[in-house]
RNA sequence: CCAGAUUAUCGGCUAAUCGCGUGUACUUGUACACGAGGAAAGUCCGGGCAGCAUAGGGAAGGGCAGUCGCUAACGGCGACCGAGCGUUAAGCUUAGGGAAAGUGCCACAGAAACUAAACCGCCAGCUUGCUGGUAAGGAUGAAACGAGCGAGGUAAGAGCUCGCAUUGCUGCACGGUGACGUGCAGGAAAGGUAAACCCUGCCUGCUGCAAGGAGAUGAAGUGCUUGAGUUUAAUCUCGAAGUUCCCGCUGGUAUUUCAUCAUAAGAUCCGCUUGAGCCUGCGAGCAAUCGCUGGCCUAGAUAGAUGAUUAGCAGUUCUGAUUUAUCAGGCUACAAAACCCGGCUUAUAGAUAGUCUGGCACU
RNA sequence: GGUCUGGUGGCCGAGCGGUUAGGCAGGGGUCUGCAAAACCCCGUACAGCGGUUCAACUCCGCUCCAGACCUCCA
Numbered sequence: 001c002c003a004g005a006u007u008a009u010c011g012g013c014u015a016a017u018c019g020c021g022u023g024u025a026c027u028u029g030u031a032c033a034c035g036a037g038g039a040a041a042g043u044c045c046g047g048g049c050a051g052c053a054u055a056g057g058g059a060a061g062g063g064c065a066g067u068c069g070c071u072a073a074c075g076g077c078g079a080c081c082g083a084g085c086g087u088u089a090a091g092c093u094u095a096g097g098g099a100a101a102g103u104g105c106c107a108c109a110g111a112a113a114c115u116a117a118a119c120c121g122c123c124a125g126c127u128u129g130c131u132g133g134u135a136a137g138g139a140u141g142a143a144a145c146g147a148g149c150g151a152g153g154u155a156a157g158a159g160c161u162c163g164c165a166u167u168g169c170u171g172c173a174c175g176g177u178g179a180c181g182u183g184c185a186g187g188a189a190a191g192g193u194a195a196a197c198c199c200u201g202c203c204u205g206c207u208g209c210a211a212g213g214a215g216a217u218g219a220a221g222u223g224c225u226u227g228a229g230u231u232u233a234a235u236c237u238c239g240a241a242g243u244u245c246c247c248g249c250u251g252g253u254a255u256u257u258c259a260u261c262a263u264a265a266g267a268u269c270c271g272c273u274u275g276a277g278c279c280u281g282c283g284a285g286c287a288a289u290c291g292c293u294g295g296c297c298u299a300g301a302u303a304g305a306u307g308a309u310u311a312g313c314a315g316u317u318c319u320g321a322u323u324u325a326u327c328a329g330g331c332u333a334c335a336a337a338a339c340c341c342g343g344c345u346u347a348u349a350g351a352u353a354g355u356c357u358g359g360c361a362c363u
Numbered sequence: 364g365g366u367c368u369g370g371u372g373g374c375c376g377a378g379c380g381g382u383u384a385g386g387c388a389g390g391g392g393u394c395u396g397c398a399a400a401a402c403c404c405c406g407u408a409c410a411g412c413g414g415u416u417c418a419a420c421u422c423c424g425c426u427c428c429a430g431a432c433c434u435c436c437a
């Protein structure tokens, strides 16, 4: 210099004026403080939290799938293993258990699509177009019976036999926590498809903040999940139901429970933002991540605030002008909280800072 | 905000691993003096991208679009 791979950060800035939301203060309409994101998005996963009276076990249903670790948890992340791609590169991709439990499917073509057969060919026999042998070759197809090459063997052939090699399998040894790798020996079981049913192992209750809780007065009732009986009684006894189903263990006990009617009113308050929180430093670990010290408080609306204008600066792969490096104008990405977190996926103009690999040339 | 369903020519709509039916509408032709009816013929249809598979409208993942339901409370 050329070509390629990959990581992280930012994603307009400052000032003034007007305006909006929340909080605090008081003089009640002013002051002060704070006020979107890396994805707030899609709602694809996982958790917190809340309700369903209900411990535990099983079934059904759903989900996941290399190993080891991280985590509150995960289908996420990290490291490693195997396979594929890439220059035997940096690196990238990987829904990556089981087809030797069973079932299904493999269109058309083809003799045959998976255990039963033979269209052409080769060989033998004779009735000369049939019978038998064969499965190496041709033809069809995405895929052809499933161990390649050479030699022997045979009527012709064939793992039929032998030698050497390949994939996978079994056993042993060594290395590794493990997936697995390396080496040696053995024998000859082998189509594909599980993002088809299924089998194996592991996980899993359902619904979601529009969850859920609080909240006025009066009247006449009811009796605590419900039904029946009994009692002075709100007591006692028996049965049934009860998260999709089954088994099974129980509970309700009271300064009040439930529902109905009437009146009046409202659309309120809590949940709601201090949290698996953020920042700095140190330490453990290859890393994900974890521990410790110090500091910080950083939106909480409810038709939904976070905006507009002006000036200056910055960028510009846009346009025009000329003095060719300046001026003027235009433009400045994707998109915006709604209970909160951890991830994934998708969208994103542009800017900045790195790291690695290969090739060429020069010193 | 949350939960779910669907997308196949201009319209309706079947199919679901093996060439995407059918009807209406539209265009052309036959028939007719001209039309209607009838008959025959015709067309870049599986929302987009990626994956599994020999093969995908169909199975799986992501995205886009459309629609439905759920409002505390007395």
Stems, first nucleotide, its partner, number of pairs: 001359010012313007020035007037334001041345002044343005049208004053250001056247004061204005066080005081096001082094004097199002102197002104193003114146001119138002121134006148164005169186007212270003216263004221258001225240005277296003281292004314332003318329005364433007373387003381417001389405005410426005